Context: one part of a larger RNA
RNA sequence: GCCUACGAGUUACUCCUCACUGGCAGCCUAAGCACUUCAGGUGCGGAAGCAUAGCGAAAGCGAGUCUUAACAGGGCGAUAGUCAGUGGGGGUAGACGCGAAACCGUGUGAUCUAUCCAUGGGCAGGUUGAAGGUUGGAUAAUCUCUAACUGGAGGACCGAACUGGUGAAUGUUGAAAAAUUCUCGGAUGACCUGUGGAUAGGGGUGAAAGGCCAAUCAAACUCGGAGAUAGCUCGUACUCCCCGAAAUGCAUUUAGGUGCAGCGUCGUGUAGUGAUUGUUGGAGGUAAAGCUACUGAAAAGGCUAGGGGGCUUCACCGCCUACCAACCCUUAACAAACUCUGAAUGCCGGCAAACGAUAUCGGCAGUGAGCCCCGGGGUGCGAAGGUCACGGGGCGAGAGGGGAACAACCCAGACCAACAAUUAAGGUCCCCAAGUUACGGGUAAGUUGCAUAAACGAGGUGGGAACGCAGUGACAGCCAGGAUGUUUGCUUGGAAGCAGCAAUUCAUUCAAAGAGUGCGUAACAGCUCACUGGUCGAGCGUUCCUGCGCGGAAAAUAAACGGGCAUCAAACCGUACACCGAAACUUUGGAUUUCGAUUUAGGAUCGAAGUGGUAGGGGAGCAUUCCGUGGUGUAGAAGCCGUGUCGUGAGGGGCGGUGGAACCAACGGAAAAGCUAAUGUAGUC
Repeated sequence: GCCUACGAGUUACUCCUCACUGGCAGCCUAAGCACUUCAGGUGCGGAAGCAUAGCGAAAGCGAGUCUUAACAGGGCGAUAGUCAGUGGGGGUAGACGCGAAACCGUGUGAUCUAUCCAUGGGCAGGUUGAAGGUUGGAUAAUCUCUAACUGGAGGACCGAACUGGUGAAUGUUGAAAAAUUCUCGGAUGACCUGUGGAUAGGGGUGAAAGGCCAAUCAAACUCGGAGAUAGCUCGUACUCCCCGAAAUGCAUUUAGGUGCAGCGUCGUGUAGUGAUUGUUGGAGGUAAAGCUACUGAAAAGGCUAGGGGGCUUCACCGCCUACCAACCCUUAACAAACUCUGAAUGCCGGCAAACGAUAUCGGCAGUGAGCCCCGGGGUGCGAAGGUCACGGGGCGAGAGGGGAACAACCCAGACCAACAAUUAAGGUCCCCAAGUUACGGGUAAGUUGCAUAAACGAGGUGGGAACGCAGUGACAGCCAGGAUGUUUGCUUGGAAGCAGCAAUUCAUUCAAAGAGUGCGUAACAGCUCACUGGUCGAGCGUUCCUGCGCGGAAAAUAAACGGGCAUCAAACCGUACACCGAAACUUUGGAUUUCGAUUUAGGAUCGAAGUGGUAGGGGAGCAUUCCGUGGUGUAGAAGCCGUGUCGUGAGGGGCGGUGGAACCAACGGAAAAGCUAAUGUAGUC
C1' cells in the first nucleotide's frame, strides 16, 4: 500500500411541538383485580390527566376582563378536542463516532537517582619536605637568632587502580533508547565504594540545573470519578426523481460561535394581494452646467482706495513707480462638504393590460470566511490579484465551444440516444474542421501575426491643405563677376568687411556686389557667402493636418506569434461573398415531472411547459439480517466462477460449471440495515 472483516443520528421518557393515519365527540385509563386458548390476549378498574372560559399582581368579575374619572382608546380574550400508532424536529440523558492537554480520589514506588544514618572496604609508585626535636655556633643566658641533622605535615605535586566526562572523530533503522576510540579532570579527600536502613507526590531530596524521585517530572506511576469537557479538527456508508440557497442586517466577553430577521424547501391557501410593461401624478438636488446668484479658491489686463520703495521738504503738502493689492470693470476658468439652475435612471402612488405566481400561517433547514469582471464612487500613490460600500453579470453550486494552456473574460445554460442539419463566439497556408477567396489601399520595420510603453528625436514613406518661385527659364550643379570713396569713424601696440563701440550701415560705378554670411591673419593678404550674368531645361521650396512605420526599448537556465512559418501576406485598414465551428436552435426516437383536455377509469391517450446543480428541503424505491404466513433442495441448497438477459438506477432473473446442505418468492412486521476515505481498528499478502 492493496484486499478481507469490523467501524459513526441510536435507545429511554406520565416531557414539548408539528404532520399523517385510525378510534371516539368530550377523550383516556394508571396501578391493581379477574379470566385465559399464555398472546403485542380479553374484561373490569374514571383515581389522575387533557379539554369544556377568560381577564387581572390580587381582591375579584365573567363572554368578557384589565388599565382608567371614563360608557373613550388600548391590551389579552370570546369552544374542538382527546387517546393511540407512525414519522419530522426539540428537551433531558455520554445522545452521530473517534480525539485532548488537564482536574480530583484511593493506592504503589528511593533495587535507578538525590540527601542523610549505621556498619565495612579501597587508594601502585615517585616528588616536595611544615611544625616539633637533637647537636653545633652567636650570646651573660636554658631568652632570642642561626646552621646541620632528625622529623614526616598538606581539601600539597606527578601519576596507575578507582572515579569523573574536557575536546574531537565514529555511531545516528547504532554493537548501545547516551556507547566506542583517542584526548582530558580528580586521585589522603567537601575522596571513592559494598551492605543494611530513612525521607513519597503540591510531597520528598537538591554545594540550585526546575535537577532527581525506576529509559516518565514546572508536580511520578496505578486504578477509579469517566463515555470529564472540546463554540475545535477529522470522519459519517445504497439508488432514482422534483425544487434549490447563503457568505447580508441587527445583537452578542462577540468577531472561524450563536440568537432573531433575510434568502431555500414542504404543506396550507385567499383578498385583484404580487411582480412586469404601458400610461399618469408625485417627492428629490446626483450627472451636467453655472457663478456680478451665495460660500470659497483663483489667472491676465484696466481703473484705483490702502500699503511698500524712490524723489522732494525744517515740517506739512506734493510727485514718480513694468512693486503688493481691496472694491469695481473687461476677458478666461475651478469646487465632495458652493448652487441662480438641473436631467436620464431609480423610488412612491393612481389607472389599464396580460401573467401566472405571490402574500398569510405552520413543519424542516442550510447560510451568517466569499471571490472575480464591468460601471459610477470613498480610501490608497486616479499603486496593488489592495481595501470599503453601492448597481449589474459571473464563479461559488455550471458542464460544452472560443481564448495555446487558464474558477470568474467572449459565446452558450448539459433529461437520454443518433456516423442528421443550421448557427454563436471564434476562425478558414500546415499542425487543425473551413478561402493560399475577390476587390481597393497602406507597411519593409518580421513592424506585425494578442502582455505592453512615453516624453523626445529623424530629408522613412502614403494621403490632404495653404503659401511662394518658375519657358520673360525657377531649384540644384558648373563657368564668370562679387567693384569704387575706404584701411567709414572711434578705440587700440595693431583693428584694413569680419576683438569691441558708434553710426539716417552713407554714397558712387553697375548686370550685380553688405561700411559685409562664415573660415582665416599679429595686422594685411587669402578662401567663401549674400547679390548678378552665362550654361542647363521642368518643376522647385516652405509650413500645417493626417495614415502606417524607425529610434528611444536593460534581468537574471534558451526561447513573450501556441509552433511551423508568413512580405501586392498567412501581417495592418476597408468592402463583399462563401465555408467551418458547441451539449445553443432544429430533426428522429425514447424517459420523466407539473398543468390542461379526453377517457374504456388502466397514469391509458393527446397537448403545452419543463427536467445543470453544492449546502439543504421534499418524494419514490433497491439490497442486507431476523420474525409471521407459504414453498425449494442429494434428480444437488447457499456460496463461488463464466456468460446472456431484464430494469433509468440501487439491483433482479436465466443458463453452464464448481460446490455438497441448507435456502427462499410474495405480502406484512422488526432492525446491531449498505463504507474509496476518520495519520480509523484487527488480520493475510
The prediction has a mean pLDDT of 82.
The part of an RNA shown here (large-subunit ribosomal RNA, domain II) has 685 nucleotides and comes from a Saprospiraceae bacterium.
NCBI's taxonomy places the organism under Bacteria, Pseudomonadati, Bacteroidota, Saprospiria, Saprospiraceae.
RNAcentral holds the full RNA, with entries from ENA.